[in-house]
Model confidence (mean pLDDT): 83 of 100. Predicted 3D model of a 476-nucleotide part of an RNA (small-subunit ribosomal RNA, 3' major domain) from a sludge metagenome.
Context: one part of a larger RNA
RNA sequence: UGACGGGGGCCCGCACAAGCGGUGGAGCAUGUGGUUUAAUUCGACGCAACGCGAAGAACCUUACCAGCUCUUGACAUUCACUGAUCGCCUGGAGAGAUCCGGGAGUCCUAGCAAUAGGCAGUGGGACAGGUGCUGCAUGGCUGUCGUCAGCUCGUGUCGUGAGAUGUUGGGUUAAGUCCCGCAACGAGCGCAACCCUCGCCAUUAGUUGCCAUCAUUCAGUUGGGCACUCUAGUGGGACUGCCGGUGAUAAGCCGGAGGAAGGUGGGGAUGACGUCAAGUCAUCAUGGCCCUUACGGGCUGGGCUACACACGUGCUACAAUGGCGGUGACAAUGCGCAGCCACCUAGCAAUAGGGAGCUAAUCGCAAAAAGCCGUCUCAGUUCAGAUUGGAGUCUGCAACUCGACUCCAUGAAGUCGGAAUCGCUAGUAAUCGCGCAUCAGCAUGGCGCGGUGAAUACGUUCCCGGGCCUUGUACA
Numbered sequence: 001u002g003a004c005g006g007g008g009g010c011c012c013g014c015a016c017a018a019g020c021g022g023u024g025g026a027g028c029a030u031g032u033g034g035u036u037u038a039a040u041u042c043g044a045c046g047c048a049a050c051g052c053g054a055a056g057a058a059c060c061u062u063a064c065c066a067g068c069u070c071u072u073g074a075c076a077u078u079c080a081c082u083g084a085u086c087g088c089c090u091g092g093a094g095a096g097a098u099c100c101g102g103g104a105g106u107c108c109u110a111g112c113a114a115u116a117g118g119c120a121g122u123g124g125g126a127c128a129g130g131u132g133c134u135g136c137a138u139g140g141c142u143g144u145c146g147u148c149a150g151c152u153c154g155u156g157u158c159g160u161g162a163g164a165u166g167u168u169g170g171g172u173u174a175a176g177u178c179c180c181g182c183a184a185c186g187a188g189c190g191c192a193a194c195c196c197u198c199g200c201c202a203u204u205a206g207u208u209g210c211c212a213u214c215a216u217u218c219a220g221u222u223g224g225g226c227a228c229u230c231u232a233g234u235g236g237g238a239c240u241g242c243c244g245g246u247g248a249u250a251a252g253c254c255g256g257a258g259g260a261a262g263g264u265g266g267g268g269a270u271g272a273c274g275u276c277a278a279g280u281c282a283u284c285a286u287g288g289c290c291c292u293u294a295c296g297g298g299c300u301g302g303g304c305u306a307c308a309c310a311c312g313u314g315c316u317a318c319a320a321u322g323g324c325g326g327u328g329a330c331a332a333u334g335c336g337c338a339g340c341c342a343c344c345u346a347g348c349a350a351u352a353g354g355g356a357g358c359u360a361a362u363c364g365c366a367a368a369a370a371g372c373c374g375u376c377u378c379a380g381u382u383c384a385g386a387u388u389g390g391a392g393u394c395u396g397c398a399a400c401u402c403g404a405c406u407c408c409a410u411g412a413a414g415u416c417g418g419a420a421u422c423g424c425u426a427g428u429a430a431u432c433g434c435g436c437a438u439c440a441g442c443a444u445g446g447c448g449c450g451g452u453g454a455a456u457a458c459g460u461u462c463c464c465g466g467g468c469c470u471u472g473u474a475c476a
Stems, first nucleotide, its partner, number of pairs: 001476002003473003007470007015460002019424005026316008034307002042053002064302007073127001077126002079123005088103006107118004129291002132289003138285002140280003143276001145274001150189006156165003169180003195268004200236007209226003214223002239262001242256005318417001322376006334365003339358002343354004383414001388409007430452007
């Protein structure tokens, strides 16, 4: 000087408390451990691994296993030779990779040509190739403390020196934020602001959007209009600016006015010096080591989907604030041509057959759902839907291992969950549906969108994490 303390002081944070809803019990989904297996590929392991890499494992993916098979190789550069080969049609063997044939047709560009370049094949060596090892050799990227308020430097001063000072102190703040003081005076990286978005207003623009006034129609449908809504560009607006109180006359704090918004207006992006030899050699790159007729390449089938069990994360429930039937209003984000699919017909339905519009503020996905009305009357039920049998639909070469969906039947556990434990402070929690990425197909996961819309916070003694000052130390 740090680090640590079941030392002290001050102060923060859904840290506790006050509340609301969960997890832990059940069934299922999913990840992990374990076990099993020919293989169940690999990585991730307290917080910060475990719906994580994986924004889609039937084949492919795929790295694993079994079998079959290739050896200059699936891919790159180079040399020699050939000018056709590949591709197309087709026969045979085979699980296929591949192997053996048949046929049509035949090189391309420049150039008169030689030749050069391209493409393909054969041969040969250099070499290719490796998701093989080392994240404790590395780059890059990332997590975490933590959006915590800190981390430093120059000069000066003090100290023999390590170092200190500044950065401590008195106030204040979300903040090393600002004010005052001070052997310090300044500065940098962080904080804040500048950026995006939501909330108010003005303005520009008026189609595909809108309709107050005038006509018109089943219908903003058409004429007309751009006021309103909206869209998307440009500006304005909030600064403790104003008033009162308080404070040291300061910074600020409290209350008020005006205002769409008030003291950082809400949300996002933004992550200092560093810590954890944190994570990743399997995104990629890369040193070293290792394999080279195999630890490389191709293919078929299997596996990653196993199942006595244990844990994490979720979904659905256990019901009446509900189930079922009926009714019928109100969103926003998005997406669409190998697509979205109106409408008609068939089917109980999944869906199928026709078929218009739309490269989309024009057409479509699209029905929003919770809501409201009726019924059921507390029961393992008109709750719950697992499991199983049967019949189908769709995608796709192909749904046996191992897809999703529909219909009929079946109708398990479950009556609110021990110890323990998690999230959340407002348009939040809770609850309700909608969309998108991946994607042929497959979502209870992920990322977004809107609808309805709470309770509670006395307070900082305690638990956890953190900041500043101080103290002890046999630790560095």
The full RNA is in RNAcentral, with records from SILVA.
Its Rfam family is "Bacterial small subunit ribosomal RNA". Its family is annotated with ribosome and structural constituent of ribosome in the Gene Ontology.